This is a predicted structure of a 688-nucleotide part of an RNA (large-subunit ribosomal RNA, domain II) from a Patescibacteria group bacterium.
Context: one part of a larger RNA
RNA sequence: GUGAGUUGCUCACAUAUUGCGAGUUUAAUCCCUUGUUAGGGAGAAGGCGAAGUGAAAGCGAGGGUGAAUAGCCCGUUUAGCAGUAUGUGGCAGACCCGAAACCAGGUGAGCUACCCAUGAGCAGGGUGAAGCAAGGGUAAAACCUUGUGGAGGCCCGAACCAGUUGACGCUGUAAAGUCUUUGGAUGACUUGUGGGUCGGAGCAAAAUACUAAUCGUACCUGGAGAUAGCUGGUUCUCCCCGAAACACGUAUAGGCGUGGCCUCAAAGAUUGCCCUUGGGGGUAGAGCUACUGGAUGGAUGCUAGGUCGUAAGGCCUGGUUUCCAACCAAACUCCGAAUACCAAGGGUGUACUUUGGGAGUCAGACAGUGGGGGCUAAGCUCCAUUGUCGAAAGGGAAACAGCCCAGAUCCCCAUAUAAGGUCUCUAAAUUACCGUUAAGUCAGAAAGGAAGUCUUUCAUCUCAGACAGCCAGGAGGUCGGCUUAGAAGCAGCCAUCCUUUAAAAAUAGCGUAACAGCUUACUGGUCGAUUUGGAUGAGGGGCGCCGAAAAUUCAGCGAGGGUAAACGGUAUACCGACGAUGGGACUUUUCUUUGAUUCGUCAAAGGAUUGGGUAGGGGAGCGUUGAUGUCAGCGUUGAAGCUCAAGCCGUAAGGCAGGGUGGAGCGGUAUCAAGUGAGAAUGCCGGU
Numbered sequence: 001g002u003g004a005g006u007u008g009c010u011c012a013c014a015u016a017u018u019g020c021g022a023g024u025u026u027a028a029u030c031c032c033u034u035g036u037u038a039g040g041g042a043g044a045a046g047g048c049g050a051a052g053u054g055a056a057a058g059c060g061a062g063g064g065u066g067a068a069u070a071g072c073c074c075g076u077u078u079a080g081c082a083g084u085a086u087g088u089g090g091c092a093g094a095c096c097c098g099a100a101a102c103c104a105g106g107u108g109a110g111c112u113a114c115c116c117a118u119g120a121g122c123a124g125g126g127u128g129a130a131g132c133a134a135g136g137g138u139a140a141a142a143c144c145u146u147g148u149g150g151a152g153g154c155c156c157g158a159a160c161c162a163g164u165u166g167a168c169g170c171u172g173u174a175a176a177g178u179c180u181u182u183g184g185a186u187g188a189c190u191u192g193u194g195g196g197u198c199g200g201a202g203c204a205a206a207a208u209a210c211u212a213a214u215c216g217u218a219c220c221u222g223g224a225g226a227u228a229g230c231u232g233g234u235u236c237u238c239c240c241c242g243a244a245a246c247a248c249g250u251a252u253a254g255g256c257g258u259g260g261c262c263u264c265a266a267a268g269a270u271u272g273c274c275c276u277u278g279g280g281g282g283u284a285g286a287g288c289u290a291c292u293g294g295a296u297g298g299a300u301g302c303u304a305g306g307u308c309g310u311a312a313g314g315c316c317u318g319g320u321u322u323c324c325a326a327c328c329a330a331a332c333u334c335c336g337a338a339u340a341c342c343a344a345g346g347g348u349g350u351a352c353u354u355u356g357g358g359a360g361u362c363a364g365a366c367a368g369u370g371g372g373g374g375c376u377a378a379g380c381u382c383c384a385u386u387g388u389c390g391a392a393a394g395g396g397a398a399a400c401a402g403c404c405c406a407g408a409u410c411c412c413c414a415u416a417u418a419a420g421g422u423c424u425c426u427a428a429a430u431u432a433c434c435g436u437u438a439a440g441u442c443a444g445a446a447a448g449g450a451a452g453u454c455u456u457u458c459a460u461c462u463c464a465g466a467c468a469g470c471c472a473g474g475a476g477g478u479c480g481g482c483u484u485a486g487a488a489g490c491a492g493c494c495a496u497c498c499u500u501u502a503a504a505a506a507u508a509g510c511g512u513a514a515c516a517g518c519u520u521a522c523u524g525g526u527c528g529a530u531u532u533g534g535a536u537g538a539g540g541g542g543c544g545c546c547g548a549a550a551a552u553u554c555a556g557c558g559a560g561g562g563u564a565a566a567c568g569g570u571a572u573a574c575c576g577a578c579g580a581u582g583g584g585a586c587u588u589u590u591c592u593u594u595g596a597u598u599c600g601u602c603a604a605a606g607g608a609u610u611g612g613g614u615a616g617g618g619g620a621g622c623g624u625u626g627a628u629g630u631c632a633g634c635g636u637u638g639a640a641g642c643u644c645a646a647g648c649c650g651u652a653a654g655g656c657a658g659g660g661u662g663g664a665g666c667g668g669u670a671u672c673a674a675g676u677g678a679g680a681a682u683g684c685c686g687g688u
Base pairs, nucleotide, nucleotide: 001684002683007092008091009090011089012088013087014086015085016084017083018082019081020080023048024047025046029042030041031040032039033038052059053058062074063073064072065071095233096232098230102223103222104221105220106219107218113197114196115195116194117193118192119191120190121189122187124156125155126154127152131148132147133146134145135144136143160184161183162182166179167178168177199215201211202210236621237620238619239618240617241616246259247258248257249256250255260361261360262358263357264356265355266354267353268352272348273347274346275345276344277343278342279341285335286333287332292329293328294327296325297324298323299322301320302319303318304317305316306315307314308313364389365388366387367386368385369384370383371382372381373380394405395404396403409585410584411583412582414581415580420575421574422573423560424559425558429572431571432570433569434568435567436566442562448546449545452543453542454541455540456539457538458537459536460535461534462533469526470525471524472523473522475499476498477497480494481493482492505520508519509518510517586611589608590607591606592605593604594603595602596601622677624674625673626672627671628670629669630668631667633666634665641661642660643659644658647656648655649654
């Protein structure tokens, strides 16, 4: 620089507008005219409309059905036709670019595969088949030895052919190479030249290999702008409204159709929303001796089976009656809300309904609440309902679509606030009062654990002296009986009495082979707790402690740091948003008044009100190229274009003025027509 909703249709619908109007309109064709791809005239053929109804014959402001004069269904009570523009649909490539493919006709075997004809090439070395000869050997053979000989998809190894390993190369030296190493190397060998076979076809020691760097069907041109429910892209501005990610159907599921939700126009008229009142319900909850079922313990009667026992009777496992107590249920209900829904009355007021033109949407996300699935897992999944995001900026949550506050027309170095905050970073309280925490808990976590600490409740003891400590006692029958080698409080079994006492277990623990010994329970003394007291034990609540291990320093307050600047409570100030209020400007809709009017409406002032916005609907404009009329417009005293740029006008797209360059064309206005606006398409073309 170029690049995407265009054009045609005697196709359709709607809206606006023009002409005529119960009518309207010409088509082909012909005639006239320098406005000639045009204008004017002629040309009723035909179309649509003015009548419908019935399957039809038909009848007709009625018709059909019907036995009907009933009922029902469709009509009658008039507005159309033609043109133009716009929106949308249909048929056409139909907004633009994009396949892999399919078909037809041709071009290819100078690459490569195989074949045919005719030529060419293979250093050197090794091994030493058959045959033959001589000698030995045999009855003759066989056979043996030596020599000769020179076979082989034989051996080693150059040329030649191949391409095994490793490295390099990988914007290469090279669109398959280089170095190293390796296989074949007289053969199913290698190679020159000429010739043959091809596209559903060839050729193939077969790998779907090869057929010109292309092969599960070559290449070229055509059908052809194949088709693409798919991806990408789709160009100026401002104003008003503003979705959906759902239902049903779908060879349907990332696509469509109809409905829902958006917009525009017309019409209707209180239908919308809020409050009050009145309704029906069987959800939440609750309940069940109110049913249907489930289910625990105890008592009670009846009863089946098993087992022990001579029997009486006992034990085990069940069923069932009645009673007591405590329970469970989406598919239980004697009960039973709040909401929601329906209706009426009142209030409010751009709400609501219908018809028609235009859509987009059919992958939704998270959060709260009620549920299903899952593991009462998931930033999981599926419903219901509300909100936000989607399409929503601003303040808060350190940062953070979906959380909290709040809905951005523009301007203000004005005011009071919301959520959230007020020691410093950082705007505002180192604010007041009452408690709690000592763990840096705050600032991540469970079961479980613990004389952390605060508060509260209950019980018992206590100056007739509690609790703890200290001093003293803790005895006798009796070594209880049995058992036992022994059993003396203390291996075990049985019993667990009496006496003296202030009190003292036929013993709670240690101990001995058994005794002994040491403690305990229990008693006295000492000591002396401000009875608003002390002591012991058992509970409830608040805050804290342990439980607590992770990967690149701190890294689980945003940081500093904090003992309040933490937590609970009360109170008063202040800060804090694009929200509210105040001041100014523009704007939507509507009402009133005035003025103008081509009666369509327009302008001004005032009141009320609106202005976040994706898909999308509607409205008003800017600019580019050209056409017709007009300004008897501008221009060598300098047009267009290019360039500089700090001025002026417009809400914006843009417009005007100015300087330089340039050197001949260009503009305003009204109307019309479009090859009409670029940043994106791994776009295309040119330059670099």

The organism belongs to Bacteria candidate phyla, within Bacteria.